SAM riboswitch aptamer (S box leader) from Rubrobacter sp., 144 nucleotides, folded computationally. The sequence was found by an Rfam model in a public genome assembly. Its mean pLDDT, the model's own confidence on a scale to 100, is 78.

[in-house]
RNA sequence: CACUCAUCGAGAGCGGUGGAGGGACGGGCCCUUGGAAGCCGCGGCAACCGGCGGAGCAUGGCGCGAAGCGCAAGUUCCGUGACAGGUGCCAACUCCCGCGGGGGCAGCCAGAAGGCUAGCCGAUGGCUACCCGAGAGAUGAGAA
Numbered sequence: 001c002a003c004u005c006a007u008c009g010a011g012a013g014c015g016g017u018g019g020a021g022g023g024a025c026g027g028g029c030c031c032u033u034g035g036a037a038g039c040c041g042c043g044g045c046a047a048c049c050g051g052c053g054g055a056g057c058a059u060g061g062c063g064c065g066a067a068g069c070g071c072a073a074g075u076u077c078c079g080u081g082a083c084a085g086g087u088g089c090c091a092a093c094u095c096c097c098g099c100g101g102g103g104g105c106a107g108c109c110a111g112a113a114g115g116c117u118a119g120c121c122g123a124u125g126g127c128u129a130c131c132c133g134a135g136a137g138a139u140g141a142g143a144a
Base pairs, nucleotide, nucleotide: 003142004141005140006139007138008137013042014041015040016039017038021031022030023029025098026097027096028095043090044089045088048086049085050083051080052079053078054077055076056075057074061071062070063069064068094136099133100132101131102130106128107127108126109125110124114121115120116119
C1' cells in the first nucleotide's frame, strides 16, 4: 500500500512546550493569537481484542475400569474496568454535502404546443426537507 469482517446519532480535557494553522480530499460551514498543528505530562471515555467470572452447545482428546463424572481445549451468549493488559478515542452525527434511487401533499425555479382576462394558465422538467443504498474515510480484529 492493497484484501476480508465488524462498528461509526452515545461518551470523555486540563497543564507545559510551540507559534499558525486545523477539521482526510473538493465545496460549504466551523474551530483557532482569549493561542492551531506537532511534541511532553497528567487525567478521562469506551469496551474492538485480550484477561477474569458465569451459562449454553456439539464433536473429538486426556484421566478415573464402564455408565457417568472430571479436566484442558473449541464455540456462542451474558457480566466485569479496583483488569496498573494491547490498541483507539476525548469541538460540531464520520461537522454537512459529494455517487445512485425514491421524494406523496407542499414550496421554489424553468417552461413546449396552445389559450386568454395580457401577465396569467399550462404538459413536463429541475431543485428542496426527508428516506434507502453505494462510495470515501476512521478504528479494531484478521489474513497476506